Transfer RNA from an Actinomycetota bacterium, 74 nucleotides, folded computationally. The organism belongs to Actinomycetota, within Bacteria. It matches the Rfam family "tRNA".
[in-house]
RNA sequence: GGGCCUAUAGCUCAGACGGUUAGAGCGCCGCCCUGAUAAGGCGGAGGUCAGUGGUUCAAGUCCACUUAGGCCCA
Numbered sequence: 001g002g003g004c005c006u007a008u009a010g011c012u013c014a015g016a017c018g019g020u021u022a023g024a025g026c027g028c029c030g031c032c033c034u035g036a037u038a039a040g041g042c043g044g045a046g047g048u049c050a051g052u053g054g055u056u057c058a059a060g061u062c063c064a065c066u067u068a069g070g071c072c073c074a
Stems, first nucleotide, its partner, number of pairs: 001073007010026004019057001028044005050066005
């Protein structure tokens, strides 16, 4: 220098062919339970979907570029 893949909650990840509210597990917080922990039960908080722009009535999803990480070729 060329090509490809990935980026969604604190962590690990879902999210068919664009649509109705963005979810799960773990973690965190509160309550119940216990003499007290752990386990268990119930509830809750937490997201600019990496960034910018574009397409569209509508974008986490499609397109371009940028950024970060990874892989291959040279």